Predicted 3D model of a 73-nucleotide RNA (transfer RNA) from a Planctomycetaceae bacterium. Lineage of the source: Bacteria > Pseudomonadati > Planctomycetota > Planctomycetia > Planctomycetaceae.
Order: sequence, then C1' cells, then structure tokens
RNA sequence: GGGGCCGUAGCUCAUUUGGGAGAGCGCUGCGUUCGCAAUGCAGAGGUAGAGGGUUCGAAUCCCUUCGGCUCCA
Repeated sequence: GGGGCCGUAGCUCAUUUGGGAGAGCGCUGCGUUCGCAAUGCAGAGGUAGAGGGUUCGAAUCCCUUCGGCUCCA
C1' cells in the first nucleotide's frame, strides 16, 4: 500500500431478502427472608463507530471516514 471480516444497552450478542431495535447477564425499585443469597414482578438504559447519499421509510443499500482483527505485498 491492497483485500476480507467486525463495530448495535455497562458486558456478551441477536435483529434472514428495507417497515423502525431485542435477549441473557449486569443496574434500580418492590415482594418473599431476622438478614444475605436465590427467586418473582416492574423499571431505567441505545442519535446502531462517525458523516453524507438513495428511499415515503435505512442497523440493513451506496459513498467517504475512524478504530479493531486477519490475509497478501
């Protein structure tokens, strides 16, 4: 320098051909207990790495860019 893959909640990851984002763990509150753990119920938390474009509509398609891993030189 060139190619490929990845980036979504605090963490690990889903989201199957574009219709508007969810799970597990974690966190908060309540119940249960003398208390803790475990468990049940409820809740908070995400401009989907960043910017732009296409579209009525983008995590998803296109372009640019940043970071990580990897292959080639």
It matches the Rfam family "tRNA". It is annotated as a transfer RNA. Its mean pLDDT, the model's own confidence on a scale to 100, is 82.